[in-house]
Context: one part of a larger RNA
This record gives sequence, C1' cells and structure tokens, in this order.
RNA sequence: AACGUACGCUGGCGGCACGCCUUAUACAUGCAAGUCGAACGAAGUAGCAAUACUUAGUGGCAGACGGGUGAGUAACAUGUAGGUAUCUUCCCUUUGGUGAGGAAUAACACGAGGAAACUUGUGCUAAUACCUCAUAUCUCUUUACGGAGAAAGCUUUACGCGCCAGAGGAUGAGCCUGCACUUGAUUAGUUUGUUGGUAGGGUAAUGGCCUACCAAGACUGUGAUCAAUAGCUGAUCUGAGAGGAUGAUCAGCCACAUUGGGACUGAGACACGGCCCAAACUCCUACGGGAGGCAGCAGUAGGGAAUAUUGCACAAUGGAGGAAACUCUGAUGCAGCGAUGCCGCGUGAGUGAAGAAGGCCUUUGGGUUGUAAAGCUCUUUCGUCGGGGAAGAAAAUGACUGUACCCGAAUAAGAAGGUCCGGCUAACUUCGUGCCAGCAGCCGCGGUAAUACGAAGGGACCUAGCGUAGUUC
Repeated sequence: AACGUACGCUGGCGGCACGCCUUAUACAUGCAAGUCGAACGAAGUAGCAAUACUUAGUGGCAGACGGGUGAGUAACAUGUAGGUAUCUUCCCUUUGGUGAGGAAUAACACGAGGAAACUUGUGCUAAUACCUCAUAUCUCUUUACGGAGAAAGCUUUACGCGCCAGAGGAUGAGCCUGCACUUGAUUAGUUUGUUGGUAGGGUAAUGGCCUACCAAGACUGUGAUCAAUAGCUGAUCUGAGAGGAUGAUCAGCCACAUUGGGACUGAGACACGGCCCAAACUCCUACGGGAGGCAGCAGUAGGGAAUAUUGCACAAUGGAGGAAACUCUGAUGCAGCGAUGCCGCGUGAGUGAAGAAGGCCUUUGGGUUGUAAAGCUCUUUCGUCGGGGAAGAAAAUGACUGUACCCGAAUAAGAAGGUCCGGCUAACUUCGUGCCAGCAGCCGCGGUAAUACGAAGGGACCUAGCGUAGUUC
C1' cells in the first nucleotide's frame, strides 16, 4: 500500500461498485423453457347460422443457448503461433426441382388391470408424421457400360411462408502440431496396444481409435514414472523497475450437474431443470410397486469469524417460438438489505474578553480549558414539509417512480466518534495503586513521589469512521 474480509466501539446523507472464500453438504415451498391453430384431425364454449375462441393429442422448431459452480484436471486443459484429413440447423447469395400413389397411428369411442404412477385390448380418423413408384442440375458407388439416392404443403392469393437436391459464403465446432505452463529424487527407472509397419473395421474426419498379423520398439538425469497441490488466461495487488503474490467481481476458454456407467434423438449432447442401468439418501404406498435430484433465482437447515429479499417488471437490451398479433424469459433491467469498499457532502458561518461560571493544575500570584461557550448578526447544503416534474420510448408501450431534477416554506434546527500520548511515534500533568492490580508490536513498565497500570484534566492523529486480527507485496 492492498483486501470478496471478520471482530470491538461508533454511525447523518448520496452516487457507483461488491456481497457463502467454509460442507461439489442436505433441501420444504414458489418460480427459472417454451412456442406455433398460417402443418393436422378432434373435443369443448359462444352463436339461429356463417363464424369466432380455447385447448389435451399428432407434428415442427427450440429445450446443446442463456444461468450456476470449480469437484476433477499438471492435460494439446489453457495461452500463443500455425496446420487440415472434416462437419456445420437457422442466416445470406445462387442453380435446378416440388410428379403419381399407399398403408398406418395418437387423439376419440367402448372395455380391462392398478392404491397410485401408469399400463393395456378392440374399433375409427388426419397431416408439413411414415412408406412406395417416377424423375435427377446433382451426389455417392462400381466391374465406370451401368447401379443407387429427393421433395410438402399452408394461407389473409402475395414481389407470401415453406419443402427437396446441389454450389458458394458466413458462423460455430471437431482434430493435429511447435513453444510456454506448480512442488518433491527422503519418487530412478517406466511401458505390452506399449512403439512402429501392413491389411481391415470404425468415425464427419486423421490416428493403435479398435482388431488380426509382423517387427521390438517407445519415454527417461534437458527429470520419465510416481506422489502432492491446482481449473487456465485477459487481468488484479504490490513495486521506481526487474520481480513477487493472486486468479473474487467483469470478459474468453475448459470441466462438472447427488455418485458411477451407458447410449438414444438431433446440424449440434453422450444432454443441470431428457432417457436407461447400478449405488447412497429422501418421500409416497393398499407392501404388489412407485417418485425425486437448487453447483438456476429467492429461501431453509447445517457448517462457519463471516456473506443479502421466499421483492417488482418484461418498460429497455437480448434470447426462443410465431407470417404477425403476441406468448415465454429469477437472462436482464430495477428495487430491498449490509459503512463491505471507493468517491462526494454535511453535522453550521461571522462576530464575540466580563478572558464569565464550572473543571483541572498551581510556587496561591496565577495558568489552562478558551473565541471555546453564552450573547449578537447571518445562512439553510443534507434532512423535513408543500408544489411542480423529466429523459430513459423511433407511432403506442415505463417495472424503476411521483424517481432524478426544479420551485417554495420553517428552524441552528435532526446529524461525531474512535484510537493513542515512555522510545520507535505526533502528543503531559495530577490522583489512585504499590512486582499487587494490570500493560505490552519490540525494547520493556509496576517492589510508595509510575509522563508506560486505572481514572481525571489537557493534548496528538484520523474522521462517518476509528482501532484490532489475518493474508499478500
């Protein structure tokens, strides 16, 4: 000097930030991812009807983003500089196409089983769901003649929204490599898919990634292997710098989602609020069986020196879906709590000597508190009360919010403490105590005249803070 701080005493206001560093412990409750009726049938409601609205289901897109945490990881994880054997929904540009048929199924109806979760039989029905045929600018493949491979319609009828195949772009991602990247030798040898080759499999793609066969290699004192610790970086703190320490908030990347394993779907996951299996734990049960996962936002218990509201709004910015209207959004914007930090402001200003009273000291003369107070003259910041009142919003739409700000009114009024005073180190006397009680960062004070203990008066420093403790430089 600094801190995501804590504790003690004290505490007026505002702006901007920040707020579980410990148990990646367990979680009551609510919310945090839906949307589309302009893909589809159906049911219901209103209506005389046309029609309108609502929705459980089929279907599409999105739930791989956004948000959280740092357990694991010493690694191509990260940083940086390169590479390519690859993929890329939506978006942009562009070329061509969008023909003909079919069989089902949920919903629904009637049943059955079950405590429930839910499961199941028969029958009916639609589609942008599923399947077949045709065609092929094109793609793939072979024995290169050939063979295989698409499509979907909807409406408000338009310069509409889609669908299929291809080419290019953009974006995102995968993989590979050089260099950098903590400590320990009281860890010296390690390795058998191990190192390389051939062939095959697998993948979007290279590759022992996997398999068979062949060879016997590969790494290591420039520290392999093992162990311990740890998310990495931009940066942050300190320092004249070189360095050292750190990796909260913000931003980029990575990893994880009760523990372990697995795949499915998909352009993308081996998927926090998806599925399956195993385990521990919790809950329901009619004992046959089921349900759950806050390291999302609040909140609870526990742990701890210690860390906030079960708030408001989608008004703005952004995201998902939709042609749109719009819906959803604990992202986000705001508000609440906390002197946790930084910055700013206030707690009055001028005058005022009878140097008042009181206190303290005293050589009893006086000194000091001290222009300090009182008194007189002013001002009204902040706060209070009353009135007005934005911007943030492009036409409408404002949670914040009657907020910021402006005007007026009243009154010095509502607003100062903490630590220290032996030396280091700025600041001294009296009384009490008597190696006691106590102080102390170091040196050291205290045993009857203590500037070092306790109190008082006085003083020094900082100030809405001041001290103490801890950590780093």